[in-house]
Context: one part of a larger RNA
RNA sequence: GGAUGAACGCUGGCGGCGUGCUUAACACAUGCAAGUCGAGCGGAGAUGGGGAUAAACUUGUUUAGAACUAUCUUAGCGGCGGACGGGUGAGUAACGUGUGGGCAACCUGCCUUAUACAGUGGAAUAGCCACCGGAAACGGUGAUUAAUACCGCAUGUCACGUAGAUACGGCAUCGUAUUUACGGAAAAGGAGCAAUCCGGUAUAAGAUGGGCCCGCAUCUGAUUAGCUAGUUGGUGGGGUAACAGCCUACCAAGGCAACGAUCAGUAGCCGACCUGAGAGGGUGAUCGGCCUCAUUGGGACUGAGACACGGCCCAAACUCCUGCGGGAGGCAGCAGUGGGGAAUAUUGCACAAUGGAGGGAACUCUGAUGCAGCAACGCCGCGUGAAGGAAGAAGGUUUUCGGAUCGUAAACUUCUAUCAACAGGGACGAAAAAAAUGACGGUACCUGAAUAAGAAGCCCCGGCUAACUACGUGCCAGCAGCCGCGGUAAUACGUAGGGGGCAAGCGUUAUCC
Numbered sequence: 001g002g003a004u005g006a007a008c009g010c011u012g013g014c015g016g017c018g019u020g021c022u023u024a025a026c027a028c029a030u031g032c033a034a035g036u037c038g039a040g041c042g043g044a045g046a047u048g049g050g051g052a053u054a055a056a057c058u059u060g061u062u063u064a065g066a067a068c069u070a071u072c073u074u075a076g077c078g079g080c081g082g083a084c085g086g087g088u089g090a091g092u093a094a095c096g097u098g099u100g101g102g103c104a105a106c107c108u109g110c111c112u113u114a115u116a117c118a119g120u121g122g123a124a125u126a127g128c129c130a131c132c133g134g135a136a137a138c139g140g141u142g143a144u145u146a147a148u149a150c151c152g153c154a155u156g157u158c159a160c161g162u163a164g165a166u167a168c169g170g171c172a173u174c175g176u177a178u179u180u181a182c183g184g185a186a187a188a189g190g191a192g193c194a195a196u197c198c199g200g201u202a203u204a205a206g207a208u209g210g211g212c213c214c215g216c217a218u219c220u221g222a223u224u225a226g227c228u229a230g231u232u233g234g235u236g237g238g239g240u241a242a243c244a245g246c247c248u249a250c251c252a253a254g255g256c257a258a259c260g261a262u263c264a265g266u267a268g269c270c271g272a273c274c275u276g277a278g279a280g281g282g283u284g285a286u287c288g289g290c291c292u293c294a295u296u297g298g299g300a301c302u303g304a305g306a307c308a309c310g311g312c313c314c315a316a317a318c319u320c321c322u323g324c325g326g327g328a329g330g331c332a333g334c335a336g337u338g339g340g341g342a343a344u345a346u347u348g349c350a351c352a353a354u355g356g357a358g359g360g361a362a363c364u365c366u367g368a369u370g371c372a373g374c375a376a377c378g379c380c381g382c383g384u385g386a387a388g389g390a391a392g393a394a395g396g397u398u399u400u401c402g403g404a405u406c407g408u409a410a411a412c413u414u415c416u417a418u419c420a421a422c423a424g425g426g427a428c429g430a431a432a433a434a435a436a437u438g439a440c441g442g443u444a445c446c447u448g449a450a451u452a453a454g455a456a457g458c459c460c461c462g463g464c465u466a467a468c469u470a471c472g473u474g475c476c477a478g479c480a481g482c483c484g485c486g487g488u489a490a491u492a493c494g495u496a497g498g499g500g501g502c503a504a505g506c507g508u509u510a511u512c513c
Stems, first nucleotide, its partner, number of pairs: 001513004006509005013382006019375002021340001026338003030335003035080003040077002043074007053064005087293001089291001096218008106210002111206007119153004129142005160183010189198003219265003226256003231253008268290004272283004295316005318329004346372001348371003354368001355366004385415004395406004419454001422448004429440001457502005462483003468497005478485002
């Protein structure tokens, strides 16, 4: 000098764009943050239409009202989504990350393309109803019902598997093509008057996303020198989507290490960011990619995908409810509270846009996101007026008492209106015929009228280092980044006048180059 997610002191007008718990991965009141589909299913309810039938008596009226039907709502079964999006950095020195390769060792819902198909049966169960248990959470028994829920049989041989043959090729196990034998699948309907639309099953290919393996790189310590028994390799078996000591039995005795194993400490990694002429050094906030965790530890289930933040089970700590038998909970989602701290914001608005989930759609949901609020926390822009004005006024300071200086500064005259305030108008963002649809927002922006009015501080002045005098103090009080000032004329302390620097900031502290 530059930089910062900064803090502190003094000061503070406006706008734009960003940024905002670096500490306790401490504990959390309250609300919201993941639902959706009635065009999968049977019910139930509400409001209409409808009127079989029944009742009442005034005998032709009133009341009740089944079937059927329209619209709406929806607890349950079922489907898809809750593996995305959002948060955190505790752990991790590791194939975690970065980079370059490999899988002749793999999976992939939704989407795209292609081919073929959807025949025929069955048994349940939730809900509803009845009864029962429980304080509650919730549960039991019986009866009964549906499906795109569940289970058979059929069709059928493609893929695929096992064994073999031939040809070509390769990277060791082998790969590709053709072929023989044997084995070898499934299905579901719904909407519509219909056309048709939305779905279903199987297989192949693609796309996307993921899994695994390898080379290289990736902090400090030797005052850590030896480490290792599933350890290293083989065979058989198991297991996985898949390779593999991944697991297991047996066999062999290996494997790693001074090119630093093991142990210990510290740490998420990168794109990037800061600095620097560069080489380097430092950092890893915001934004983007990957990893990781979800009170602590362990486990699996479901599923295309999880060993799953707002799912399940077990154990532990903590908190809450209880009728003491037993139950409930998890903000490192968005706000917010307590605590810790030098220190970090609103229990806001909207789904209008972008994106996501579900749905044929209308639409619903979305603290993702878009916006607004708070904070000079940062960067950038603007303003606090402009021109004229010497009796160089008054006043302050100083003085050699003549003067000098603040100083064109002020007063005064003329002018302007950026910002703020006021009044009027008023968007883009919103859409391939038209219409409708804006949280932000009566915002941005434009116009008008009117007033110099409402808007300047902070640090420094011995040298480094731009800027000097007076008074007070008297090695005191104090200053100080270094050198050093202060013991009676201190440009170094304190105050004043003057001056210098930067400016809505200026200084200090901390950290990095």

Small-subunit ribosomal RNA, 5' domain from an uncultured bacterium, 513 nucleotides, folded computationally. The coordinates come from a structure-prediction model, not an experiment, and the mean pLDDT is 87. RNAcentral holds the full RNA, with entries from ENA and SILVA.